[in-house]
RNA sequence: UGAGGAAAACGGACAAUCGCUGGGCCUGUUACUGACAGGGUCAGAGGAAAGUCCGAGCUCCACUCGGUAGGAUGCCCGUUAACGACGGGGCGGGGCGACCCGACGGAAAGUGCCACAGAAAUAUACCGCUGCAUUGCAGUAAGGGUGAAAUGGUGAGGUAAGAGCUCACCGCAUGGACGGUAACGUGCAUGGUCCAGGUAAACCCCAUCUGGAGCAAGGCCUAAUAGAGGUUAUCGGUUUCCGAGACGGACCUGGGUUGGCUGCUUGACCCUCCCGGCAACGUGAGGGCUAGAUAGAUGAUUGUCAUUCCAUUUUCAAUGGAACACAGAACUCGGCUUAUAGUUUGCCUCAGUCU
RNA sequence: GCCCCCAUCGUCUAGGGGCCUAGGACGCAGCCCUUUCAAGGCUAAAACCGGGGUUCGAAUCCCCGUGGGGGCA
Numbered sequence: 001u002g003a004g005g006a007a008a009a010c011g012g013a014c015a016a017u018c019g020c021u022g023g024g025c026c027u028g029u030u031a032c033u034g035a036c037a038g039g040g041u042c043a044g045a046g047g048a049a050a051g052u053c054c055g056a057g058c059u060c061c062a063c064u065c066g067g068u069a070g071g072a073u074g075c076c077c078g079u080u081a082a083c084g085a086c087g088g089g090g091c092g093g094g095g096c097g098a099c100c101c102g103a104c105g106g107a108a109a110g111u112g113c114c115a116c117a118g119a120a121a122u123a124u125a126c127c128g129c130u131g132c133a134u135u136g137c138a139g140u141a142a143g144g145g146u147g148a149a150a151u152g153g154u155g156a157g158g159u160a161a162g163a164g165c166u167c168a169c170c171g172c173a174u175g176g177a178c179g180g181u182a183a184c185g186u187g188c189a190u191g192g193u194c195c196a197g198g199u200a201a202a203c204c205c206c207a208u209c210u211g212g213a214g215c216a217a218g219g220c221c222u223a224a225u226a227g228a229g230g231u232u233a234u235c236g237g238u239u240u241c242c243g244a245g246a247c248g249g250a251c252c253u254g255g256g257u258u259g260g261c262u263g264c265u266u267g268a269c270c271c272u273c274c275c276g277g278c279a280a281c282g283u284g285a286g287g288g289c290u291a292g293a294u295a296g297a298u299g300a301u302u303g304u305c306a307u308u309c310c311a312u313u314u315u316c317a318a319u320g321g322a323a324c325a326c327a328g329a330a331c332u333c334g335g336c337u338u339a340u341a342g343u344u345u346g347c348c349u350c351a352g353u354c355u
Numbered sequence: 356g357c358c359c360c361c362a363u364c365g366u367c368u369a370g371g372g373g374c375c376u377a378g379g380a381c382g383c384a385g386c387c388c389u390u391u392c393a394a395g396g397c398u399a400a401a402a403c404c405g406g407g408g409u410u411c412g413a414a415u416c417c418c419c420g421u422g423g424g425g426g427c428a
C1' cells in the first nucleotide's frame, strides 16, 4: 500500500419564527380549587420502533396430587426471571489464514424406506479371470460396468486365478491406564471373518421442559362511598420560588354507556466505578427519571455549517450545482430474523515493497 | 396492536418423498364433421409464490422472506 476477518459507535448539527402533545406555574373571565383564554418553564419515537419467530412479567379462567395425549428442545459446562437466546469448550466440515458453519442423543429396542438403473440393495454373479473340457462344469469377488451407496481401505507378499489368505499401517470391536468437572483426547493390549451399509427436519426410543387464553386481557362508573382533577399535613432543594406528594385524614369540582376513567409507565430500568470471572455476567457503591397518545402528538419555513458526488480554477484550498439510507411507540422487558445511502474507531490475518 | 389460515397452467381444482414428462374441467390454438354456426370427437401449448436446508432424490418435510384472506375490539 492492497485484499480480507470479527467487533463498536454515529447515522445530520445550530439559530430564529410559527405550530402540536403531556406535566407544572402565573394572570384574566366565570356558574369560582372546575371550565375557557393568554403567557412562561421542563420533557417529547428506533437500532431496528418492523416481522410477530421464541421466552417471560402482568391479568382472567381451569386445576388435590400424580399422570395421559399433544407440543418443544437435543454434544458438554456455565450465564439468565426464562428461552429454541448468549458465553466458553469438544467433535465434524469449509478456508493459505484471521475466522466461519453445524436441527450435533440413539440404527445392537422395534417397525418402515433405499424408486429408476444394475446380475444383485437384508442379499448376488452380467462381462471378465483361472482350471478341466468343448452346446458345458468347477472356482472367484481383485478388475470393468450400473448406481448416492455393491461385502472395511492402501501397499507388499502369496495363489491356477483371486480373496484378511498372510503381513505392515489406518479404520472397527473389546478390555484397561492416564489427562480433563464433562463432552472428549492420548498411549497400551487382544481380536482376521472384523458383527454388510445408509436413512430418525421417517415412525419411534431416551433425557429435560411444557395447563388455556391474552392489555383489543382485566377492572370501575349515571345521587356517589368507584375513578379522575385540585388544595392541605409533609419531604427535598439553588428557600421570591421549584420539584415530589408516599401510609393516610379532611374539603371541593366535572363528565355520562357506540360514553368516560383505569390498566398506562419506577422498570428482572439506564449510566459510571471498584471487585470477582477467559467471557456471557454477578455482588456492592454513587448518580439519573428520560413519550403515555386514543383517529392517534414532536411538524413547516429561512439561514449557516457538516458529509457524499460532479464540474471549474491559481489544484494546501476555494467556488458552483445536486443528493443525503432503512424507516414512527400503542402494556412492558430479554432475544432471534429481516431492511439499511454512508462515515468513524481501533484489533487481527494474508500478499507486496521500503527502512 | 394481537391471534389464525392460505399460495399448483389464463381460471377452478386433485396431489401428500420416486408412479411427476405434475392429472382433470373450463378457456385459448389447430384438425375432423357440417352449406355455415353450435354441439360432438381428436391433438397440442400452458403451472408447483421466492430463497435456503434435510435426503441419493422435495410440489410433498423443516426454516426464513413476499403477497393475500379471516377474527378480537
Stems, first nucleotide, its partner, number of pairs: 001351005007345004012305007020044004025039006046326001050337002053335005058214004070210005075089005090104001091102004105205002110203002112199003126144002128140005152170006171194001172191004177186003218262004228253005234244004269288005275282002307323007356427007365381004373411001384398004404420005
This is a predicted complex of two RNAs, RNase P RNA and transfer RNA, with 428 nucleotides together. It holds a member of the Rfam family "Bacterial RNase P class A". It is annotated as a ribozyme.